Context: one part of a larger RNA
RNA sequence: AAUGAACGUUGGCGGCAUGGAUUAGGCAUGCAAGUCGAGCGAGAAGUCUUAGUUUGAAGCUUCGGCCGAUUUCUGUGAUGGACAGCGGCGAAAGGGAGAGUAACGCGUGGAUUAUUUACCCCCGGGACUGGGAUAGCUGCGGGAAACUGCAGGUAAUACCGGAUAAUGUCCCGGGACGAAAGGUGUGAUUCCUCCUGGAGAUGAGUCCGCGUCCUAUUAGCUUGUUGGUGGGGUAACGGCCUACCAAGGCUUCAAUGGGUACCGGGUGUGAGAGCAUGGCCCGGCUCACUGGGACUGAGACACUGCCCAGACACCUACGGGUGGCUGCAGUCGAGAAUCUUCCACAAUGGACGAAAGUCUGACGGAGCGACGCCGCGUGCGGGAUGAAGGCCUUCGGGUUGUAAACCGCUGUCAGUUGGGAGGAAAUCUACGGGGGUCAUCCCCCAUAGUUGACCGAGCUUCAGAGGAAGCACGGGCUAAGUUCGUGCCAGCAGCCGCGGUAACACGAACCGUGCGAACGUUAUUC
Numbered sequence: 001a002a003u004g005a006a007c008g009u010u011g012g013c014g015g016c017a018u019g020g021a022u023u024a025g026g027c028a029u030g031c032a033a034g035u036c037g038a039g040c041g042a043g044a045a046g047u048c049u050u051a052g053u054u055u056g057a058a059g060c061u062u063c064g065g066c067c068g069a070u071u072u073c074u075g076u077g078a079u080g081g082a083c084a085g086c087g088g089c090g091a092a093a094g095g096g097a098g099a100g101u102a103a104c105g106c107g108u109g110g111a112u113u114a115u116u117u118a119c120c121c122c123c124g125g126g127a128c129u130g131g132g133a134u135a136g137c138u139g140c141g142g143g144a145a146a147c148u149g150c151a152g153g154u155a156a157u158a159c160c161g162g163a164u165a166a167u168g169u170c171c172c173g174g175g176a177c178g179a180a181a182g183g184u185g186u187g188a189u190u191c192c193u194c195c196u197g198g199a200g201a202u203g204a205g206u207c208c209g210c211g212u213c214c215u216a217u218u219a220g221c222u223u224g225u226u227g228g229u230g231g232g233g234u235a236a237c238g239g240c241c242u243a244c245c246a247a248g249g250c251u252u253c254a255a256u257g258g259g260u261a262c263c264g265g266g267u268g269u270g271a272g273a274g275c276a277u278g279g280c281c282c283g284g285c286u287c288a289c290u291g292g293g294a295c296u297g298a299g300a301c302a303c304u305g306c307c308c309a310g311a312c313a314c315c316u317a318c319g320g321g322u323g324g325c326u327g328c329a330g331u332c333g334a335g336a337a338u339c340u341u342c343c344a345c346a347a348u349g350g351a352c353g354a355a356a357g358u359c360u361g362a363c364g365g366a367g368c369g370a371c372g373c374c375g376c377g378u379g380c381g382g383g384a385u386g387a388a389g390g391c392c393u394u395c396g397g398g399u400u401g402u403a404a405a406c407c408g409c410u411g412u413c414a415g416u417u418g419g420g421a422g423g424a425a426a427u428c429u430a431c432g433g434g435g436g437u438c439a440u441c442c443c444c445c446a447u448a449g450u451u452g453a454c455c456g457a458g459c460u461u462c463a464g465a466g467g468a469a470g471c472a473c474g475g476g477c478u479a480a481g482u483u484c485g486u487g488c489c490a491g492c493a494g495c496c497g498c499g500g501u502a503a504c505a506c507g508a509a510c511c512g513u514g515c516g517a518a519c520g521u522u523a524u525u526c
Stems, first nucleotide, its partner, number of pairs: 001525003005522005012376005018369002025332003029329003034089003039086002046079003050075003059066002096287003105212008115204002120200001122198005128162004137152006168177003182192002213259003220250003225247008262284004266277004289310005312323004340366001342365002348362001349360004379409004389400004413467001415462001418459001423454001428449003432445005470515005475496003481510005491498002
C1' cells in the first nucleotide's frame, strides 16, 4: 500500500460499486420457456339473430278474453374464442457454479486438398399426381394415485408412394440415385411460406508449433500399446473400432507416478525486474443429486428432456409411484462470516408471431449491510469579570479556554409544501401526402392520440442551530504528560522491554497527539 474480509467501540446524509470465500451439504413454497388460430380438426362461456316454449307487469274489455313489457328452457344461423390435442419454431440461447482437469484444457500463432452450419443475406431452378393412418373425440374398461388398455371414427404446412432432376451425389465408359405444402386475401404471375442447388455471413468440430505449478525420499513406463494392410464407423482425419501381420513407441531436454490447481484478459504490490493472485466484469473450458447410456435435432449425449443403476427424501389403499435450487428469492446445517420468499416488462436484449401481442427472477429498478471508494454535513462571526465546575499547584496562581454563557447571522444536508425536466424513441390507431409498373400489400414523411416499474435535476414554501462525533494512542522506535491508585501483585507488550512504595510503560482522572463517520485489532499478499 492492498482485501469479496471478520471482530471490538461508535455511527448523520448522498453517489457509484459490491455482498455464501466454509458443506459441488440437504432443501418446504412461489416463480425462472414459451409462442403461433395467417398450418389442422374439434370447439366451452359470453353476445346477437330467428322459431317454438314458460312466467306473465301496465293497458283495454262485452269479464269470455285481447294486447303483450319482462322472463325460463330448447333448437337454427352468425360472432366469439377458453381448456386440451396434432403440427411448426424455440427449448443446445440466456442464467448459475468451479467439483473435476497439469490437459491441445487455456494462451498465442498456424492448418483443414480431412469438415459441418437451423434462422439471416445474394443468385439460379422447382412446387405435378396420388394414398393410408393417428391424436383430440365417442363408447366400454383397469388403477388408491401416477397413469393406462380395447373398439369406432376424423384433419393438416404431420406421414408415405409415383412423376419430374441439374449447376447436386456416386461412378466416370455408359449409367444410377435423390424433393416439395400450402396459407392469408382476392379480380392473385406479383404477398407470405415450402423443395433443391451455388455463394456469403455467423457458429461449431478436428489437427499442429511454442508456452503453462510442486515433487527424484517417484526411474523406468506401455499390449490397442507403436506402425502397416483389409474392413467398419464419423459431418470429417485418425487404433476411433475390428481381423491379421510386424515389434515397436515414450523417457534424466524428467517419461511414469504422487500432490495441488479451472485457464486467460487482468488484479494487488513494486522505481523496475519480479513476486503474489485469478472475487466482481469480459473471452474460453468443465459440471448440473452420483455413475452410465443413447434418442430427437442444423446443433446436446441436453441444469428446470428421456432410459438404466445407486444413495437420499416424499406419497401410498403396500400392488406401486414421485423428486433433483451449482436459476431468482427463501430455509436448515456447518461457519469468524455474506442480503428481500420485493416491483416491473416502461427501457435494452432474447423466443415465437405477418402483426397486435404473449412470455422473459435475463435485464431494468427498489430493499438490506460503513463491506469498499468518493463527496457533503454536524454551523459562521463577535464574545474576558478570562464565570462556574474539573485538574494541577511552590497556595501566589496556572490550565481546560473564546471554549461556554450571552449578542448577531446563515440555511448545505435531513424534514416539509409546490412543481413535473429527464429516462421515450419507436410500435399501434386516425387522417393527409409521396414512392415501389395497378392494387386491398409494403415503405417513407407530416399532424394528433396511445404507452411510466422505478423515479424526479435545477427551481420553490416553511420552521429553526435546531436532528447529526467518535475511536485509538501519549517510555523509545512515534506526534503527544501530569496526579492518584497498585506494589514482580493486578496487569501491559509489534520489537526493545515495563511492574519488587515516589511507575511519563499497569488501572483511573485531567490534559495532550493522531485520524475522523469512522477508528483500532486480527488474518493474508507485495

A computed fold for a 526-nucleotide part of an RNA from an uncultured prokaryote, annotated as small-subunit ribosomal RNA, 5' domain. Its mean pLDDT, the model's own confidence on a scale to 100, is 82. RNAcentral holds the full RNA, with entries from ENA.